[in-house]
RNA sequence: CAUAGCCAAGCGGUAAGGCAACGGACUCUGACUCCGUCAGCAUAGGUUCGAAUCCUAUUG
Numbered sequence: 001c002a003u004a005g006c007c008a009a010g011c012g013g014u015a016a017g018g019c020a021a022c023g024g025a026c027u028c029u030g031a032c033u034c035c036g037u038c039a040g041c042a043u044a045g046g047u048u049c050g051a052a053u054c055c056u057a058u059u060g
Stems, first nucleotide, its partner, number of pairs: 001060002005019003013049001021037005042058005
């Protein structure tokens, strides 16, 4: 240090954004553009009304 397929925010109040993918609109077709969908945060415990966030251990 570990958050979506990849990149990457979050600083105790129910997880932004970009790219990609998929579905749709548009189009003669494609591209562009627009709309929508997709994560509960390495694992296991603890603290707390509430944990991605604080504490401990473990894994890499």